[in-house]
């Protein structure tokens, strides 16, 4: 210092309008939401250093190059809540969706367009958008412990 142990704090967003019904925020039309790590051709900013340009030689302008950092994915990779199964464990196993055009050396991420997905358990009617398990949890920060 990596890693590892504690404690605490934090850690998701949307159903408006119509319709049909005894009943519907769960059906149908139209409408809306996009959380966590990761990567992320580019570009931004900073900091070194090198180069080039001048009838202004400058706190001057212009290129590259190293570095650090900053912002970019709901469908690209991986976590989560949860499900199953029997041999009940530090076990095994499931778990959502994307294509065309552009533009570029290079795009699964930019931009345009158009699609398409959304755990479990509940309900006078089947739910991404209501209600629960949740005072849960991946993660993410802080502070302290121990430690070659």
């Nucleotide at each position: 210092a990596a890693g590892u142990c504690g404690u605490u704090u934090u850690a998701g967003g949307g159903c408006g309008g119509g319709g049909u019904g005894a009943a519907a925020c769960u059906c149908c039309c139209c409408a809306c939401u996009g959380g966590c790590g990761g990567u992320g051709a580019a570009g931004a900013g900073c900091a070194g250093g090198g180069c080039c340009u001048c009838a202004c030689a400058g706190u001057a302008g212009g290129c590259g190059c190293u570095g650090c950092c900053c912002c970019a994915a709901g469908u690209c990779c991986g976590a989560g809540a949860g499900c199953c199964u029997c041999a009940u464990g530090c076990a095994g196993g499931c778990a959502g969706a994307u294509c065309u055009g552009g533009u570029c050396a290079g795009a699964a991420u930019c931009c345009a367009g158009a699609a398409c997905c959304a755990a479990c358990g509940g309900u006078c009617a089947c739910a991404g958008u209501c209600c629960g398990g949740a005072u849960g949890a991946a993660g993410a920060a802080a502070c302290g412990g121990a430690g070659a």